[in-house]
Context: one part of a larger RNA
RNA sequence: UUGGGCGUAAAGAGUCCGUAGGCGGUUGAGUAAGUCUUUGGUUAAAUACCCGUGGCUCAACUAUGGGAAUGCCAAAGAAACUACUCAACUAGAGGGCGUUAGAGGCUGGUGGAACGGUCGGUGUAGGGGUGAAAUCCGUUGAUAUCGACCGGAAUACCAAAAGCGAAGGCAUCCAGCUGGGGCGACCCUGACGCUGAGGGACGAAAGCUAGGGGAGAGAAAAGGAUUAGAUACCCUUGUAUUCCUAGCUGUAAACGAUGGACACUGGCUAUUUGAAGUGUCGACCCUUCAAGUGGCGAAGCUAACGCGUUAAGUGUCCCGCCUGGGAAGUACGGCGGCAACGCUAAAACUC
Numbered sequence: 001u002u003g004g005g006c007g008u009a010a011a012g013a014g015u016c017c018g019u020a021g022g023c024g025g026u027u028g029a030g031u032a033a034g035u036c037u038u039u040g041g042u043u044a045a046a047u048a049c050c051c052g053u054g055g056c057u058c059a060a061c062u063a064u065g066g067g068a069a070u071g072c073c074a075a076a077g078a079a080a081c082u083a084c085u086c087a088a089c090u091a092g093a094g095g096g097c098g099u100u101a102g103a104g105g106c107u108g109g110u111g112g113a114a115c116g117g118u119c120g121g122u123g124u125a126g127g128g129g130u131g132a133a134a135u136c137c138g139u140u141g142a143u144a145u146c147g148a149c150c151g152g153a154a155u156a157c158c159a160a161a162a163g164c165g166a167a168g169g170c171a172u173c174c175a176g177c178u179g180g181g182g183c184g185a186c187c188c189u190g191a192c193g194c195u196g197a198g199g200g201a202c203g204a205a206a207g208c209u210a211g212g213g214g215a216g217a218g219a220a221a222a223g224g225a226u227u228a229g230a231u232a233c234c235c236u237u238g239u240a241u242u243c244c245u246a247g248c249u250g251u252a253a254a255c256g257a258u259g260g261a262c263a264c265u266g267g268c269u270a271u272u273u274g275a276a277g278u279g280u281c282g283a284c285c286c287u288u289c290a291a292g293u294g295g296c297g298a299a300g301c302u303a304a305c306g307c308g309u310u311a312a313g314u315g316u317c318c319c320g321c322c323u324g325g326g327a328a329g330u331a332c333g334g335c336g337g338c339a340a341c342g343c344u345a346a347a348a349c350u351c
Stems, first nucleotide, its partner, number of pairs: 003323004007305002012319001014202004021195003025089007033082002035078008049067007092192001093189004097184004104178006111155001115151008126137002163170002207248006216242002221237004259318006267296011279284001300307002324351003333344004
């Protein structure tokens, strides 16, 4: 609980698509459901409220008469707004044309560095590791160095406060397929829009199933140290995993801890992309505009920190969520999952 809120105090769903619903641009005509006006009826009496008069010496109290209020029904009217119907428009939205940036996605191929291994050459007693050591590797020739081949994973520099994507996320290079965006002058459709309960799709890492792969790293495990102990930090090994394919899981400090859309409200500065203009032989620079990404800040807001045209300012619409701490994101039930577990979600009790 008709209130107030949600960056950090409790609170924005991880993200998007979209059903119902809610809300919705400009103009004209009509209807009259909502709305508004008038009239009539009804809304029993008593009580309660207001007014007049009366009765207890007054008042409270009470008697009597009138009124008002609210709802409903009917009739007559109004037509601004909402709604509905019809017609029209172009400022929202979408499409066409041209142009443009990008680690956007998927598939296939490819380069070099590093690393490990195998083989061969040179070469000899150490190497490795640490705070110091040891476990460990090495005369069956290690470490080092040269050459050849094999393997898997990641892509230094460029690199940026940069770019792209709804979010998760995305980086060697090349090719193919493919999604979205920006800008420009016109043309077309003509409100086709916004949000979105349920629902659907996507969704890091870890984990799971099956089959591959396995260089390096490395939970678990083993050993060596350290230590009073050392189930750790350090060292030597090392399985799962990390990689690929097909599926499952559906969670994160999934963060901007800030839902989406639209409109309005001083600026300065940096940077990315596009366009136009001016100057210039040109490269390019300058000015203006648009779309992003950052920094600082007027007004305003905020408990403060801070936010500040990328708002946490000023407003509108729609959704989600919060309502003292703990018990608890737990129990029970339900749904989903192979499982792990996820989603939904209390109470007793206690302070």
About this RNA
RNAcentral holds the full RNA, with entries from ENA and SILVA. Small-subunit ribosomal RNA, central domain from an uncultured bacterium, 351 nucleotides, folded computationally. Rfam family: Bacterial small subunit ribosomal RNA.